[in-house]
């Protein structure tokens, strides 16, 4: 310089004017006035949890979920190192990564055969039909009874021998997966558990429209006055009067329509120290203003960023138009969408000095 591999961060600024919500103040009130007022994913609701109500002596069964090791966390199917296997020259991806001598089962088509198998071959007898020994060679397949060489043979074959791989012991290192290293065996015959199964673990069930509190009207219950010997009601500041007039008032329970409450301070964020290899955890010390419910967060104009087109030798100067997308009990993950612009760490090839 060219080519890559990894993680973060940012996601349009500022002014005015005006719309809409919370709150606070001021007002009888209409209203004024201040303050604030969407994310990094607020999305999908796919894991986990907190909070709430129901069930719940205990132990089992079924269900369902998860599955290398070791660590974090409130929990997690999550993250954070390590093993193992795979790809890449490398930085670095990638894995749904317990068991398949505990049983059942399935392997499409092709092929003789898909798990105790022999089509072609190859060797031996036999004239021949056939018999018998063999699994090297060809052929089918995603897959076919260790892999090369040789030794040996009638032909072959771990039958036997170096090397490699594979199982066992056994010894070191490691907290563990696991690795190395010797010694033995002599291959002990295939794959599929996101197929039932089997082993370990781990789960009770709904969800803030949860749940708790006020609490209308009609209706109920219980009393208690009155029903022409007039409750009460209207007219009015009382009073009398005048017209209506059969019901009328009171407490209870329950909890509808409505409200108010959960609601937003929290496994909380930002900086510093300090343990850790990293997830992460301690301590100090600052910060912290969305809480709507027919659901608020917009809209115009100015400039300045950046982009894009069109003109111009430039300088510019016109036009366009600004990712993805939006709270709904809150938090911790994972997945998906995201135009632009920025930063950092590492690898490789090549030049130079």
């Nucleotide at each position: 310089a060219g080519a890559g591999u990894c993680g973060c961060c940012u996601g349009g600024g500022u002014c005015a004017c005006u719309g809409c919500g919370u709150u606070g103040u001021a007002g009888u009130a209409a209203u004024a006035c201040a303050c604030c007022g969407a994310g990094g994913a607020a999305a999908g609701u796919c894991c986990g949890g907190a909070c709430u109500c129901c069930a719940c002596a205990g132990a089992g069964c079924a269900a369902a979920g998860u599955g290398g090791u070791g660590g974090c966390u409130a929990a997690c199917a999550g993250c954070c190192a390590c093993c193992c296997g795979g790809g890449g020259c490398a930085a670095c991806c990638c894995g749904c990564g317990g068991g398949a001598c505990a049983g059942u089962g399935c392997c499409a088509c092709a092929g003789a055969a898909a798990a105790u198998u022999a089509c072609c071959g190859c060797c031996c007898a036999g004239c021949a039909a056939u018999g018998g020994g063999u699994a090297a060679g060809g052929g089918u397949g995603a897959a076919a009874c260790g892999g090369c060489g040789g030794u040996g043979u009638a032909a072959g074959a771990g039958a036997c021998c170096a090397c490699c791989g594979c199982a066992u012991u056994g010894a070191u290192g490691g907290u563990g997966a696991c690795a190395u290293c010797a010694a033995u065996g002599g291959c002990a015959a295939g794959g599929c558990a996101a197929a039932c199964c089997c082993c370990a673990c781990u789960u009770g069930g709904a969800g803030c429209a949860a749940g708790a509190c006020c609490a209308a009207a009609a209706a109920g219950a219980u009393g208690g006055c009155g029903c022409u010997u007039g409750a009460g009601a209207a007219c009015u500041g009382c009073u009398c009067g005048u017209u209506c007039g059969a019901g009328u008032c009171a407490u209870c329970a329950g909890g509808u329509a409505g409200g108010u409450u959960g609601c937003u301070u929290g496994a909380u964020c930002a900086c510093g120290c300090a343990a850790g290899c990293a997830a992460u955890u301690g301590c100090g010390c600052g910060a912290c203003u969305a809480g709507a419910u027919g659901g608020a967060u917009g809209g115009u104009g100015a400039u300045c960023c950046a982009u894009u087109c069109g003109c111009g030798a430039a300088a510019g100067c016109g036009a366009a138009g600004g990712a993805c997308a939006g709270g709904a009990u809150c938090c911790g993950g994972c997945u998906u969408a995201u135009a632009g612009g920025g930063c950092g760490a590492c690898u490789c090839u090549u030049c130079u000095u």
Description: This is a predicted structure of a 353-nucleotide RNA (Bacterial RNase P class A) from an uncultured Actinomycetes bacterium. Rfam family: Bacterial RNase P class A. By type it is a ribozyme.